Predicted 3D model of a 102-nucleotide RNA (Purine riboswitch aptamer) from Alkaliphilus serpentinus. Rfam family: Purine riboswitch aptamer. Rfam's curators write: Riboswitches are metabolite binding domains within certain messenger RNAs that serve as precision sensors for their corresponding targets. The family is grouped with related families in Rfam's "Purine riboswitches". The family has 133 seed sequences and 4,097 matches in Rfam 15.1.
[in-house]
């Protein structure tokens, strides 16, 4: 030092699974219709839209509008989900003498 064989442990590396996190979808939206109130109110229910896309489509705050009528509108702020990536755990496969041991 160098063969084989195994054992740990490291490296690569296959598959999955978790947690952050980045894109991208959608704007947690738009319209009809239905039901409720009335300035201490502003509401319930349903269908369509909208994504190369399943699911969702709320809330909570605040302002402004309606002079008693049948309509509401603006702002902030909070998610899920359905794709691909990126980091780091855990499991797992297969590969290597890269270390120790036998």
């Nucleotide at each position: 030092a160098a063969u084989u064989c195994a054992a740990u442990a490291g490296a690569u590396u296959u598959u999955u699974u978790c947690a952050c996190u980045c894109a991208u979808a959608u704007a947690a939206u738009g319209c009809c219709a239905u039901u409720a109130a009335u300035a201490a109110g502003g509401u319930u229910u349903g269908g369509c839209u909208g994504u190369u896309u399943c699911u969702a489509c709320c809330a909570a705050a605040u302002g402004a509008c309606c002079g008693u009528a049948a309509a509401u509108c603006g702002u902030u702020u909070g998610a899920c989900u359905a794709u691909g990536g990126g980091u780091g755990g855990g499991a797992u496969u297969a590969u290597u003498a890269u270390a120790u041991u036998c």
The RNAcentral record of the sequence draws on Rfam.
Its mean pLDDT, the model's own confidence on a scale to 100, is 80.